Predicted 3D model of a 382-nucleotide RNA (Bacterial RNase P class A) from Octadecabacter algicola.
[in-house]
RNA sequence: GCGGAGGAUCGGAUGACCGCGAGCGGGGCAACCUGUUCGAGGAAAGUCCGGACUCCAUCAAGGCACGAUGCUGGGUAACGCCCAGGCAGGGUAACCUGACGGACAGCGCCACAGAGAACAGACCGCCCAUCAUGUGUGGGUAAGGGUGAAACGGUGGAGUAAGAGACCACCGCGGCGGUGGCAACAUCGCUGGCACGGCAAGCCCCAUCGGGAGCAAUGCCAAAUAGGGGCCGCGCGUGAAGGGCAACCUUCGCAGGAUCGUCUUGAUCCGAGCAGGUCCGGGUUGGCAGCUAGAGGGUGUCUGGUAACAGGCACCUUAGAUGAAUGGUCAUCGAACCGUUUCGGCGGGGAACAAAAUCCGGCUUAUAGAUCCUCCGCGUAU
Numbered sequence: 001g002c003g004g005a006g007g008a009u010c011g012g013a014u015g016a017c018c019g020c021g022a023g024c025g026g027g028g029c030a031a032c033c034u035g036u037u038c039g040a041g042g043a044a045a046g047u048c049c050g051g052a053c054u055c056c057a058u059c060a061a062g063g064c065a066c067g068a069u070g071c072u073g074g075g076u077a078a079c080g081c082c083c084a085g086g087c088a089g090g091g092u093a094a095c096c097u098g099a100c101g102g103a104c105a106g107c108g109c110c111a112c113a114g115a116g117a118a119c120a121g122a123c124c125g126c127c128c129a130u131c132a133u134g135u136g137u138g139g140g141u142a143a144g145g146g147u148g149a150a151a152c153g154g155u156g157g158a159g160u161a162a163g164a165g166a167c168c169a170c171c172g173c174g175g176c177g178g179u180g181g182c183a184a185c186a187u188c189g190c191u192g193g194c195a196c197g198g199c200a201a202g203c204c205c206c207a208u209c210g211g212g213a214g215c216a217a218u219g220c221c222a223a224a225u226a227g228g229g230g231c232c233g234c235g236c237g238u239g240a241a242g243g244g245c246a247a248c249c250u251u252c253g254c255a256g257g258a259u260c261g262u263c264u265u266g267a268u269c270c271g272a273g274c275a276g277g278u279c280c281g282g283g284u285u286g287g288c289a290g291c292u293a294g295a296g297g298g299u300g301u302c303u304g305g306u307a308a309c310a311g312g313c314a315c316c317u318u319a320g321a322u323g324a325a326u327g328g329u330c331a332u333c334g335a336a337c338c339g340u341u342u343c344g345g346c347g348g349g350g351a352a353c354a355a356a357a358u359c360c361g362g363c364u365u366a367u368a369g370a371u372c373c374u375c376c377g378c379g380u381a382u
């Protein structure tokens, strides 16, 4: 110098004017006016995981079903997150990635191709025998060829008619033991003698965890509950006639009640609902609390730890709105980017993704660009 790997920070600046929300003052009967302070993010997002909190509940323990997670150790309030390590795969490397528990618990599956796909298998080839001598028949053989994702350990030797873990060496694999490590695992020795294919992202087994709904939770105040309908419950004096399937309705008489009147006879009026339940419909749908100081955050420093993280001290910091504030205009400056260039510049241009809604820890996704640190490979010079 070129190319790459990992991590961190920032992500328009300054000023003036106008405006919006909240807190605290001052003035005003009030409406309101006025002063001052504060007022979005690294993801506020997706709502994917884990919690706090609240209510419903019994949901304790244990069991069953279902779901989630899944190498080991640690961190944490907790996690599917983070840290460290192991193993496997990729990369020359820095480093990256992880459908990383169990296939001798059981069941199931292994397409196409191929002779044969799991207690194997003879298509070609090789070898032996045979006779009817040819595309013959019978047998042996898994070394070689071919198919396939996978062909029942690999390479070499010895052996054989040809061959074969049938035998030997090394590798692989299984078992036992030693050493190192908390462990995952690594490594060494002895031994077995090839037996034991793959898929658990098919069912399943094992271990751990899981009650449900969510701030539109939940509590309180105010307002509304006018008029209406269905059903149920309680009640509705009695006789007759008419209507009706019935419930029930209408009319008349008698009995009853109220008022007026009278010496007495009488006159007029009333007589079925209900501040019981439930459903529908209608109406009301404003305010306060929850609400933001919390497993808070940041900076510096010290202690323990490889680290994640935990703890101590000092200082700084803290949106709380509710159709929902956090904005607009102007001036000066301005990165990317575009054009041009005599490589010095000149002209244009004018800032990414996005934006709180109970809070917190993560993950994931979006993001113009700028800056810094550490490391790796190649080239060159010393």
Stems, first nucleotide, its partner, number of pairs: 001378010012333007020039008041353001045364002048362005053214004066210005071085005086100001087098004101205002106203002108199003123145002125141006131134001153171005172194001173192008218289004228280005233274002237254007256270005296317009337348004

The sequence was found by an Rfam model in a public genome assembly. Its mean pLDDT, the model's own confidence on a scale to 100, is 77. It matches the Rfam family "Bacterial RNase P class A". From the family's description: Ribonuclease P (RNase P) is a ubiquitous endoribonuclease, found in archaea, bacteria and eukarya as well as chloroplasts and mitochondria.